[in-house]
Context: one part of a larger RNA
RNA sequence: CGGAGGAUAUUUGAGGAGAGCUGUCCUUAGUACGAGAGGACCAGGAUGGACAUACAGAUGGUGCAACAGUUGUUCUACCAAGAGCAUAGCUGUGAAGCCAAGUAUGGAUGGGAUAAACGCUGAAAGCAUCUAAGUGUGAAGCCCACUCCAAGAUAAGAUAUCCCAUACCGUAAGGUAGUAAGAUUCCAAGAAGACUACUUGGUAGAUAGGUUGGAGGUGUAAGUGUAGUAAUACAUUGAGCUAACCAAUACUAAUAAAUCGAGGG
Numbered sequence: 001c002g003g004a005g006g007a008u009a010u011u012u013g014a015g016g017a018g019a020g021c022u023g024u025c026c027u028u029a030g031u032a033c034g035a036g037a038g039g040a041c042c043a044g045g046a047u048g049g050a051c052a053u054a055c056a057g058a059u060g061g062u063g064c065a066a067c068a069g070u071u072g073u074u075c076u077a078c079c080a081a082g083a084g085c086a087u088a089g090c091u092g093u094g095a096a097g098c099c100a101a102g103u104a105u106g107g108a109u110g111g112g113a114u115a116a117a118c119g120c121u122g123a124a125a126g127c128a129u130c131u132a133a134g135u136g137u138g139a140a141g142c143c144c145a146c147u148c149c150a151a152g153a154u155a156a157g158a159u160a161u162c163c164c165a166u167a168c169c170g171u172a173a174g175g176u177a178g179u180a181a182g183a184u185u186c187c188a189a190g191a192a193g194a195c196u197a198c199u200u201g202g203u204a205g206a207u208a209g210g211u212u213g214g215a216g217g218u219g220u221a222a223g224u225g226u227a228g229u230a231a232u233a234c235a236u237u238g239a240g241c242u243a244a245c246c247a248a249u250a251c252u253a254a255u256a257a258a259u260c261g262a263g264g265g
Stems, first nucleotide, its partner, number of pairs: 001152001005163007015149004021049007033038001051106005059100004066093005071086006110144003117137004164264001166177004182260004186202005207253003210249005216242003223236005
């Protein structure tokens, strides 16, 4: 821009893309078959490999500053307590998120038309012949069925709901303007994201931060007291501290404002 007014939701599916794999074992059955050696079809079940998708409840990894321990050194006058630097100084754990080595699921089933092949009936050609007319069975393959995209499918589809018929110019076609439903800019953000887009929210508000409470993590803070010459131990004390988690709460910031957007065969 188009889709014969303007919108918001929900959709149909022409068409396209993806997937399509396979082993071993058990039963049938040591049966059919075979002199024996050996050893099935059909049918039913179990368990794997690789691949794909999703997820984080559990197992784990990470977790650049959550907690604790600790070395050297400088500083806060000193003690004590801390801070900086040293690969994040090193070490041990570790919430959220992300992730696999973890978990779950999938390639199932059924239908249609067929290939090779096997048939039925059957002439040409009194026989025969699956074929010439007619008709059937038949594959991991083809078309559906499964998953995803999809009406620019210009043949531009469908359904539901909302908004209405304004003003000016023009003979008319039409143009311009302010609006409606609605949308956007802008702003607070996000399990969304390169940007954009998408999603939530914008005071009639829990969108983010803060605060409070909780969960989870770390592992018994500082100070004081007691015991000990002291290192240290014990008590106060599962204490103190605590990131991206869960809630509550308008304290802070989403203010204010602007723009676009129909008049219809």